[in-house]
Context: one part of a larger RNA
RNA sequence: UUGAACGCUGGCGGUAUGCUUAACACAUGCAAGUCGAACGGUAACAGAACUAGCUUGCUAGUUGCUGACGAGUGGCGGACGGGUGAGUAACGCGUAGGGAUCUGCCUAACAAUGGGGGAUAACUCGGGGAAACCCGAGCUAAUACCGCAAAGGGAGAAAGGGUGCCUCUUCUUGAAAGCAUUCGUUGUUAGAUGAACCUGCGUCGGAUUAGCUAGUUGGUAAGGUAAUGGCUUACCAAGGCGACGAUCCAUAGCUGGUCUGAGAGGAUGAUCAGCCACACUGGGACUGAGACACGGCCCAGACUCCUACGGGAGGCAGCAGUGGGGAAUAUUGGACAAUGGGGGAAACCCUGAUCCAGCAAUGCCGCGUGAGUGAAGAAGGCCUUAGGGUUGUAAAGCUCUUUCACCGGGGAAGAUAAUGACGGUACCCGGAGAAGAAGCCCCGGCUAACUCCGUGCCAGCAGCCGCGGUAAUACGGAGGGGGCUAGCGUUAUUC
Numbered sequence: 001u002u003g004a005a006c007g008c009u010g011g012c013g014g015u016a017u018g019c020u021u022a023a024c025a026c027a028u029g030c031a032a033g034u035c036g037a038a039c040g041g042u043a044a045c046a047g048a049a050c051u052a053g054c055u056u057g058c059u060a061g062u063u064g065c066u067g068a069c070g071a072g073u074g075g076c077g078g079a080c081g082g083g084u085g086a087g088u089a090a091c092g093c094g095u096a097g098g099g100a101u102c103u104g105c106c107u108a109a110c111a112a113u114g115g116g117g118g119a120u121a122a123c124u125c126g127g128g129g130a131a132a133c134c135c136g137a138g139c140u141a142a143u144a145c146c147g148c149a150a151a152g153g154g155a156g157a158a159a160g161g162g163u164g165c166c167u168c169u170u171c172u173u174g175a176a177a178g179c180a181u182u183c184g185u186u187g188u189u190a191g192a193u194g195a196a197c198c199u200g201c202g203u204c205g206g207a208u209u210a211g212c213u214a215g216u217u218g219g220u221a222a223g224g225u226a227a228u229g230g231c232u233u234a235c236c237a238a239g240g241c242g243a244c245g246a247u248c249c250a251u252a253g254c255u256g257g258u259c260u261g262a263g264a265g266g267a268u269g270a271u272c273a274g275c276c277a278c279a280c281u282g283g284g285a286c287u288g289a290g291a292c293a294c295g296g297c298c299c300a301g302a303c304u305c306c307u308a309c310g311g312g313a314g315g316c317a318g319c320a321g322u323g324g325g326g327a328a329u330a331u332u333g334g335a336c337a338a339u340g341g342g343g344g345a346a347a348c349c350c351u352g353a354u355c356c357a358g359c360a361a362u363g364c365c366g367c368g369u370g371a372g373u374g375a376a377g378a379a380g381g382c383c384u385u386a387g388g389g390u391u392g393u394a395a396a397g398c399u400c401u402u403u404c405a406c407c408g409g410g411g412a413a414g415a416u417a418a419u420g421a422c423g424g425u426a427c428c429c430g431g432a433g434a435a436g437a438a439g440c441c442c443c444g445g446c447u448a449a450c451u452c453c454g455u456g457c458c459a460g461c462a463g464c465c466g467c468g469g470u471a472a473u474a475c476g477g478a479g480g481g482g483g484c485u486a487g488c489g490u491u492a493u494u495c
Base pairs, nucleotide, nucleotide: 002492004491005490006489007488008487011367012366013365014364015363016362017360018359019325024323025322026321028320029319030318033076034075035074038073039072041069042068045067046066047065048063049062050061051060052059053058054057083278084277085276092203093202094201095200096199097198098197101195102194106191107190108189109188110187111186112185113184114148116146117145123138124137125136126135127134128133152173153172154171155170158167205249206248211241212240213239216238217237218236219235220234221233222232223231253275254274255273256272257268258267259266260265280301281300282299283298284297303314304313305312306311331357333356334355335354339353340351341350342349343348370400371399372398373397380391381390382389383388404436406431407430408429409428410427414422439484440483441482442481443480444465445464446463450479451478452477453476454475460467461466
């Protein structure tokens, strides 16, 4: 010094922190939705209109007509936020640079938003299946999809020219509407933000690891990528790295920081912040501006569950919670009020991010457990040379106070146009009564603090030296004393 644990003890508040072990397995609930102002529609709810019945204000039915909206098509978001540290000794991180790139939403500028087409889900009908779900036929819409026109862009060739532009040809890309209103969409350019790539230097131990390397090192050409590049392929050359430690082995996420120290250093990388990696294990791509995607897809594997045995379902290293492991680490809580995020024109919806509450002396900080007076130096305890000493103003008694806790009343900022989970909380006022609130370790030396009894190398103590064999200040108890104090010791750990 600590993310601590254990033993004894424990009043209150504030604040921070809380699986360091099994990246072990997970029951249950929640953690990513939203838009009807893109669309066809209408399963539920409410209203309206109509029809029928009658107990004349109710019941039943019809109509998407309206508010809305299950399922579906479509858009945006599920690449953020949250978790973990297994892997990684690496351009991973830190720092300083670089040029061959992309960038949804946002900002600015210019231009356009013309004209067509064919489908498909939902739905209806039929069928298969235990289920998950699937198949066939028919119908339909769009801001879904596909052409065309025009603009712009990219690529290529030729001429002038000199490294930029002009002309021509060809190919590719290429628009979307809805509305009462706003808002959108497309192309180009620039910005902002984010991302990708490359390089210098720095970044643990082992030589009882000395050689390593064939896409290996370089070139040409082609392919591929947003982009450079052996990134990939064909051909050619034989290179490249290494005692300034390659390769191999072991260990490890890195940093800002944190702890310690006068500093230099040493140790460390919980919480908070930046970067990286991972998401049951291994591999792969799809979609997309962005992923090779924690709560998406496919394949394989291990495990668990369902099954009608044909086949299916799942992934807490999200928040709680369970089992297990362990010396050891919390509630299956409240709210979107604030801050922020996603969707939406908005109202609003979602948000275990977040804000709060609960539990734990786990740490730090603050406060309390009373104050004054009180000598007959009471009683009792302990010691005694038996005179006394000490506990000790300590107690009792007397006089006061009421912090905190308790009871009653009022009651905020944080949020304002309105909306407060926290919370009847903080805070304020009143009431009662010293009332409800002290322990732990030590006393041989180091090291502050001493006597008696018991024990008799026994029982025991112990961090080191060492104590104990009949007068033990060292063991056990008592009285007294010393230290710290809601803590005190022990163990572990770092300097």
Model confidence (mean pLDDT): 82 of 100. Predicted 3D model of a 495-nucleotide part of an RNA (small-subunit ribosomal RNA, 5' domain) from an uncultured prokaryote.